RNA sequence: UCCCCGGUCGUCUAACGGCAGGACAGCAGGCUCUGAACCUGCGAAUGGAGGUUCGAAUCCUCCCCGGGGAU
Numbered sequence: 001u002c003c004c005c006g007g008u009c010g011u012c013u014a015a016c017g018g019c020a021g022g023a024c025a026g027c028a029g030g031c032u033c034u035g036a037a038c039c040u041g042c043g044a045a046u047g048g049a050g051g052u053u054c055g056a057a058u059c060c061u062c063c064c065c066g067g068g069g070a071u
Stems, first nucleotide, its partner, number of pairs: 001070007010024004018054001026042005047063005
């Protein structure tokens, strides 16, 4: 320098181009003599910038980051 794969809540993981969801963790409450467990609720994410589209996490381009390969 070139080629391939990947990047979504703190973590893991979903989402035919059509409301970004679940689990765990966290916080609050309930239960309990206290705690754990259990139950209810709350907050929390699409790597960045453009493009296509009525509509983009999803398709296209460039960039950034990580992994693998060629030279």
A computed fold for a 71-nucleotide RNA from a Myxococcota bacterium, annotated as transfer RNA. It matches the Rfam family "tRNA". Rfam classes the family as a transfer RNA. Its family is annotated with triplet codon-amino acid adaptor activity in the Gene Ontology. Rfam's curators write: Transfer RNA (tRNA) molecules are approximately 80 nucleotides in length. The prediction has a mean pLDDT of 81. NCBI's taxonomy places the organism under Bacteria, Pseudomonadati, Myxococcota.